[in-house]
RNA sequence: GGGUCGUUAGCUCAAUGGUAGAGCAGAGGCCUCUUAAGCCUAAGGUUGGAGGUUCGAGUCCUCCACGACCCA
Numbered sequence: 001g002g003g004u005c006g007u008u009a010g011c012u013c014a015a016u017g018g019u020a021g022a023g024c025a026g027a028g029g030c031c032u033c034u035u036a037a038g039c040c041u042a043a044g045g046u047u048g049g050a051g052g053u054u055c056g057a058g059u060c061c062u063c064c065a066c067g068a069c070c071c072a
Base pairs, nucleotide, nucleotide: 001071002070003069004068005067006066007065010024011023012022013021018055027041028040029039030038048064049063050062051061052060
């Protein structure tokens, strides 16, 4: 220098172009002599950044940043 893949909640990951979710962690509650386990509830997101396409973009297109791998 070229190519492929990835970037979404604190962490690990989902999500056919049509309301962004789950598990774990954290918070509150129930249970228990207490803790753990179990159960219930609510909260937590500028979807890496900037543009474009579209009635509508996490998803499609372009550029950039960061990471991993391959080629040179």

Overview:
The RNA shown here (transfer RNA) has 72 nucleotides and comes from a bacterium. The coordinates come from a structure-prediction model, not an experiment, and the mean pLDDT is 82. Rfam family: tRNA. The family's RNA type in Rfam is transfer RNA. Rfam's curators write: Transfer RNA (tRNA) molecules are approximately 80 nucleotides in length. The sequence was found in a public genome assembly.